[in-house]
RNA sequence: GCGGCAGUAGUCCAGUGGUUAAGAUACGACGUUGCCAACGUUGUGACCCGGGUUCGAAUCCCGGCUGCCGCA
Numbered sequence: 001g002c003g004g005c006a007g008u009a010g011u012c013c014a015g016u017g018g019u020u021a022a023g024a025u026a027c028g029a030c031g032u033u034g035c036c037a038a039c040g041u042u043g044u045g046a047c048c049c050g051g052g053u054u055c056g057a058a059u060c061c062c063g064g065c066u067g068c069c070g071c072a
Stems, first nucleotide, its partner, number of pairs: 001071007010025003018055001026044006048064005
């Protein structure tokens, strides 16, 4: 330099055009226990950036950035 894949809460991950962006973990509160842990209830927190298409974009298109893999 060329090609491919990926980017979603602190971390992991689902979501393939429309309903409140699902779940795990973490963190806070409460309950349970003599205490801790564990467990239960509840709360907090996310679509890499810019533009385009569309009535509607996390999702499709273009460009950029970052990471991984391959080729040279």

The prediction has a mean pLDDT of 81. A computed fold for a 72-nucleotide RNA from a Nanobdellota archaeon, annotated as transfer RNA. NCBI's taxonomy places the organism under Archaea, Nanobdellati, Nanobdellota. Its Rfam family is "tRNA".